[in-house]
RNA sequence: GGGAGCAGCCGAAUAAUCGCGCAAGCAAUUGUGAGGAAAGUCCGGGCACCCUAGGGCAGACCGCCUGAUAACGUCAGGUGCGGGCGACCGUGAGGAUAGUGCCACAGAAACGUAAACUGCCGAUGGAAUCUUUGAUUUACAGGCGAUGGUGCAACGGCGAGGUAAGAGCUCACCGGAAAUAUCGAGAGGUAUUUGCCGGGUAAACCCCGGUCGGGUGCAAGGUUGACAAAAAGGUUAAGGUGACCCGCCGUCUUUUGACAAACCGCUAGAGCUUGCAGGCAACUGCAAGUCGAGACAGAUGAUUAUUUAAACAGAACCCGGCUUACGAGCUGCUCCUUUUU
RNA sequence: GGCGGCAUGGCCAAGUGGUAAGGCAGAGGCCUGCAAAGCCUUUAUCCCCCAGUUCGAAUCUGGGUGCCGCCU
Repeated sequence: GGGAGCAGCCGAAUAAUCGCGCAAGCAAUUGUGAGGAAAGUCCGGGCACCCUAGGGCAGACCGCCUGAUAACGUCAGGUGCGGGCGACCGUGAGGAUAGUGCCACAGAAACGUAAACUGCCGAUGGAAUCUUUGAUUUACAGGCGAUGGUGCAACGGCGAGGUAAGAGCUCACCGGAAAUAUCGAGAGGUAUUUGCCGGGUAAACCCCGGUCGGGUGCAAGGUUGACAAAAAGGUUAAGGUGACCCGCCGUCUUUUGACAAACCGCUAGAGCUUGCAGGCAACUGCAAGUCGAGACAGAUGAUUAUUUAAACAGAACCCGGCUUACGAGCUGCUCCUUUUU
Repeated sequence: GGCGGCAUGGCCAAGUGGUAAGGCAGAGGCCUGCAAAGCCUUUAUCCCCCAGUUCGAAUCUGGGUGCCGCCU
C1' cells in the first nucleotide's frame, strides 16, 4: 500500500417568518412535541374483563449444557459439529439400540441375518471318464457377500494374512459403539480395553424430559347523564282535586334506552443519566440526579439563509425481544498479503 | 388499531413428500365447396418471492410480498 473480520457512533444543527396538538395562565404569552426501526404483529410479559372447586387424561409449545430475566421461541458464557490460511463466522444440536411408518424411479435385493442379475468356488458329498489307495471333468447338492452394474443410500472403510472361493475369520491403521479409569458444576474431554460393528428419515407418527388454567384484546374495561320514552315500587318528601279515605294528577326512588356524547383508562415507567460495588459476560444491587408527545378524522409542518439535507419511514394502552426496510460518513481493535528498513 | 384467511398456465381449478390431473381460451393440423361442431397434436419447468429440513418440496419449517374478510 492492498484485501478482509469484529465492535461502535450519527440519523441533523442554528436563526427568522407563518401554522398545528398538548399543558400552564384572566389575558398578552410561555413551555413542550415521533423512530432506530414508531413497521411486520412473529414471540414473551404487564394491565383489564369473562369463564373456571381440586386432580388426571387430552392438547399446545420448547429441546446440547450452565447462567441471566417479570417472561420468552430472547440474551450471555461454554460444549460438540461444520466453514475459513487467519481474525472470525454459522448451528432447527434430545432419542433411529422402545415401537410403527416411509425410502419414488432404477436395481437381484431398500429393511428382513434378507437377497444370486453379472459372478467366484465346488475343498466336502453326488455323477461321469481314465493309465483306479489316485487324477480329470461336470456345475447336481451346496458354499460365498469378494467382483461388476443400479441408486441419495447396498449391510463399517482400506491393506495384508488366510481360504476351494470367501468372510472381523485374524492382524495393522482409520471411523463408530460399549465398558472402565480420570478431569469438569454440566454439555462433554482424555486414556485404556473389548472385533462389539448394516443405513437414512422424528421441520413422519411417536418416545423421553420440561413449560403452560382457558378465552378475549384499550374497539379490553370503568364512571357520568344532556335528551327521549316506558315500566315497577314508595309514601308525605311540598302541592292540586276532594267534607274525609281510596283513587287520579304530581312528586321521590329504581330499572331500561340513548348519543360513533363527555370523562377516566393515558402515560412516572421491569423509565432515563451518572457514579460505586458484584459478575468473564448477559445482568443485578445501592446512591444521587432527572421528567422526555398523549391525539380521538387523529398535532409535530412550510418557506428562506448559513457549504448540502439527501435513505427507510411516521406514535395511538405500555414494556422486553426477534425479524424485515434503509442513508451519508466517521472511529477503534484484529487478521491475511505485498514492498521497504 | 386488533384478529383471521388465500396465492398453481391468459381464465376456472385438482393435487398436502416421489417429479403438476381436468375444463375453457390460444396456436397448428384433419374433416368441409367454405364455415360451425367434432377429432388429433401442442403450450407450466422460478407452483407469489427468499432461505432451510430431506436423497427428493407446489406440499414440511422460518422470513418477506400482494390480495380478501371480520370486530366500532
This is a predicted complex of two RNAs, RNase P RNA and transfer RNA, with 413 nucleotides together. Rfam match: Bacterial RNase P class A. Rfam describes the family as follows. Ribonuclease P (RNase P) is a ubiquitous endoribonuclease, found in archaea, bacteria and eukarya as well as chloroplasts and mitochondria. It is annotated as a ribozyme.